[in-house]
RNA sequence: GAAGCAGGCCGCGCGGUCGCCCGCACCAUCCGUGGUGCGGGAGGAAAGUCCGGACUCCGCAGGGCAGGGUGGCCGCUAACAGCGGCCCCGAGCGAUCGGGGGAAAGUGCCACAGAAAGGAAACGGCCCGCCGGCGACGCCGGCGGGAGUCGGUGAAACGGUGAAUCUCACCAGCAGGCCCGGAGACGGGCUUGCUCGGCAAACCCCACCCGGAGCAAGACCGAAAUGAGGGGUGCGCGGCCCGCGUUCCCUCGGGUGUGUCGCUCGAGCCGACCGGCAACGAUCGGCCCAGAGGAAUGACCGCGAGGCUCUCGUUCGCCGAGAGCCUACAGAAUCCGGCUUACAGGCCUGCUCCCAGC
Numbered sequence: 001g002a003a004g005c006a007g008g009c010c011g012c013g014c015g016g017u018c019g020c021c022c023g024c025a026c027c028a029u030c031c032g033u034g035g036u037g038c039g040g041g042a043g044g045a046a047a048g049u050c051c052g053g054a055c056u057c058c059g060c061a062g063g064g065c066a067g068g069g070u071g072g073c074c075g076c077u078a079a080c081a082g083c084g085g086c087c088c089c090g091a092g093c094g095a096u097c098g099g100g101g102g103a104a105a106g107u108g109c110c111a112c113a114g115a116a117a118g119g120a121a122a123c124g125g126c127c128c129g130c131c132g133g134c135g136a137c138g139c140c141g142g143c144g145g146g147a148g149u150c151g152g153u154g155a156a157a158c159g160g161u162g163a164a165u166c167u168c169a170c171c172a173g174c175a176g177g178c179c180c181g182g183a184g185a186c187g188g189g190c191u192u193g194c195u196c197g198g199c200a201a202a203c204c205c206c207a208c209c210c211g212g213a214g215c216a217a218g219a220c221c222g223a224a225a226u227g228a229g230g231g232g233u234g235c236g237c238g239g240c241c242c243g244c245g246u247u248c249c250c251u252c253g254g255g256u257g258u259g260u261c262g263c264u265c266g267a268g269c270c271g272a273c274c275g276g277c278a279a280c281g282a283u284c285g286g287c288c289c290a291g292a293g294g295a296a297u298g299a300c301c302g303c304g305a306g307g308c309u310c311u312c313g314u315u316c317g318c319c320g321a322g323a324g325c326c327u328a329c330a331g332a333a334u335c336c337g338g339c340u341u342a343c344a345g346g347c348c349u350g351c352u353c354c355c356a357g358c
Base pairs, nucleotide, nucleotide: 001354003352004351005350006349007348008347009346010345012304013303014302015301016300017299018298020041021040022039023038024037025036026035027034028033043329047340048339050338051337052336053335054334055214056213057212058211067210068209069208070207071206072086073085074084075083076082087100088099089098090097091096101205102204106203107202108199109198110197123151124150126146127145128144129143130142131141132140133139134138159171160170161169162168163167172195173194174193175192176191177190178189179188180187181186218261219260220259221257227252228251229250230249231248232247234246235245236244237243268287269286270285271284272283274281275280305327306326307325308324309323310322311321312320313319
């Protein structure tokens, strides 16, 4: 200098005018609210709602079935399908990336092509036998048999290579036994046997985990009309009691609604230091950071910043000037930890490979 790999960060700034939501203080008030001042007011993904938890209500002795989820090992965590370190397999020269129980319990499936896709298969070629023909020590055709080492098909053809058609040697894989290393996944060695296709995001098997619904959870206040129960030294019918009607009082029920709470101080954020390879954890100090709910966080203007394109200038360097365009994706709704997806443009760190110079 060039090409890559991994990770992290920012994601417009300032000012003016007019507004919006919340809190506090003061003033006014027809008690509904209004005004003034001060303070706070979106994100790295607030998104998808895909996982995991907190919280709330309901359910629940224990166990099993069904259903769902997870899947190398060890750790982290409130928990997880997340994260960290390590192991194995595969891809890459490499940094690095992708994958992860079982196919030797059983069932099922394997497109197209191909003779045959699983206890398989003989299409061509090859070998053997018989028959026939001929231009005859061979060739052609037909029939029957053999053989998986050759061709051809395919993602995959019964492990690979070599010689052979007898089996043998080496390599690879798998299974069993023994020894060594490691906390473990696993690695190394010796030995015996076998040659067994792939797919479990097909059913299934094994191990472990999981109760249901969700802030429209849930709690409180509570009007009119209607209803239920009780009472009266009320009234009417009546001679009186019962009863019926009516009226008053009390209690209950039900739950209208821009109602109130839940609601935002929390597995919180920042910094220092200690333990740990790390994820993460301990301690100390500092900070308070939206709480709306038909749902605020906006609109316009000016100046500036960054980037791209074009034109002109040029001391030639991405140096100067001008014009135009761009400044994304998106927007809280109970809260938190993740994952995934979207994103104009820019910055930083570490590492790998190649080339050149010293």
The prediction has a mean pLDDT of 77. The RNA shown here (Bacterial RNase P class A) has 358 nucleotides and comes from Binatia bacterium (SeqCode). Rfam family: Bacterial RNase P class A. Rfam links the family to the GO terms ribonuclease P activity, dimeric ribonuclease P complex and tRNA processing. Lineage of the source: Bacteria > Bacteria candidate phyla > Candidatus Binatota > Binatia (SeqCode). Of the family's consensus pairs, 94% are formed in the model. A source record names the gene rnpB.